Model confidence (mean pLDDT): 83 of 100.
The RNA shown here (transfer RNA) has 71 nucleotides and comes from an Anaerolineae bacterium.
Rfam family: tRNA. Rfam classes the family as a transfer RNA.
[in-house]
């Protein structure tokens, strides 16, 4: 150097145009003599810039990390 792919809450992940979900983990309620478990609720997220769209996480383009592959 040249090809692929990945980046989404604190974590692990889905979502390929039309209000961004889940599992676990914070908190907070109810249960309990206390607590664990269980049940409800409740915060907190789309690397970054530009572009097309009526709209973008999704599509295109640069960038920057991380990861395979050829050399």
């Nucleotide at each position: 150097a040249g090809g692929g792919g990945a980046a989404u809450g604190g974590u692990g992940u889905a979502g390929u145009g039309g209000u961004a979900g889940c599992g676990c983990g914070g908190c907070g309620c109810u249960c309990u003599c206390c607590a664990a478990a269980a049940g409800c609720g409740u915060a907190g997220g789309c690397c970054a810039g530009g572009g097309u769209u009526c709209g973008a996480u999704u599509c295109c383009u640069u960038g920057u990390u991380c990861c395979c592959c050829u050399g």